Large-subunit ribosomal RNA, domain VI from Bacteroidetes bacterium OLB12, 251 nucleotides, folded computationally. Rfam family: Bacterial large subunit ribosomal RNA. It was read from a public genome assembly. NCBI's taxonomy places the organism under Bacteria, Pseudomonadati, Bacteroidota.
[in-house]
Context: one part of a larger RNA
RNA sequence: CGUAGGAAGUUUGAGAGGAUCUGACCUUAGUACGAGAGGACCGGGUUGGACGAACCGCUGGUGUACCGGUUGUCGCGCCAGCGGCACUGCCGGGUAGCUAUGUUGGGACGGGAUAAGCGCUGAAAGCAUCUAAGUGCGAAACCCACCUCGAGAUGAGACUUCCAUUAAGGGACGUCAGAGAUGAUGACGUUGAUAGGCUGCAGGUGUAAAGUCAGAAAUGGCAAAGCUGAGCAGUACUAAUUACCCGUUCG
Numbered sequence: 001c002g003u004a005g006g007a008a009g010u011u012u013g014a015g016a017g018g019a020u021c022u023g024a025c026c027u028u029a030g031u032a033c034g035a036g037a038g039g040a041c042c043g044g045g046u047u048g049g050a051c052g053a054a055c056c057g058c059u060g061g062u063g064u065a066c067c068g069g070u071u072g073u074c075g076c077g078c079c080a081g082c083g084g085c086a087c088u089g090c091c092g093g094g095u096a097g098c099u100a101u102g103u104u105g106g107g108a109c110g111g112g113a114u115a116a117g118c119g120c121u122g123a124a125a126g127c128a129u130c131u132a133a134g135u136g137c138g139a140a141a142c143c144c145a146c147c148u149c150g151a152g153a154u155g156a157g158a159c160u161u162c163c164a165u166u167a168a169g170g171g172a173c174g175u176c177a178g179a180g181a182u183g184a185u186g187a188c189g190u191u192g193a194u195a196g197g198c199u200g201c202a203g204g205u206g207u208a209a210a211g212u213c214a215g216a217a218a219u220g221g222c223a224a225a226g227c228u229g230a231g232c233a234g235u236a237c238u239a240a241u242u243a244c245c246c247g248u249u250c251g
Stems, first nucleotide, its partner, number of pairs: 001152001005163007015149004021049007033038001051106001053104003059100004066093005071086006110144003117137004169246003173189005194239003197235005203228003211222004
């Protein structure tokens, strides 16, 4: 911009893409078959491999704004206590998020029309013949079925509702995240929990400083302490103020 009024929502599915894998074991059954040796079809069940999807409760990884330990040096006048730098100084752990080696589920069942092939009926050709007329089965291939996209499908579809004009609705602006390069998408804007802060909790780390007690001291106790990013709630303390723009059809 189009889809001959403008919107919001829900859809149909022309068409397109994806997937389509396979082993072993148990059973049927030591049965059918076979002199024996051996040893099934068909059917039922169990459990794997590879592949691809989603997810993070578990097992782990990462986690340079979380916690702790510790070396050297410099600084805060000194002690104590802290801070800077040294690859995040080094080391031990680790929330959220992301993640695989972790977890869950997937390929199915079934139908249609067929290929090679196997048939039925059956003439031409008094027989025979699956074929000439007719008719049945038959494969991971084909068409459905499963998953995803999908009306710019210009062949522009359908349904429901709203507005018909200072309209419905949308944008911009602001606070943002399960979204994200930017657009876009989604949530919220005081009739408010959208983000930050604060409070509580979870989770992490591992028992802070100061004081005091015990001990000669190191150290230990008071103390599951103190600190704490992204998590979960609550709470208007802070910021989402007021205003603005588009939209105005035909009959």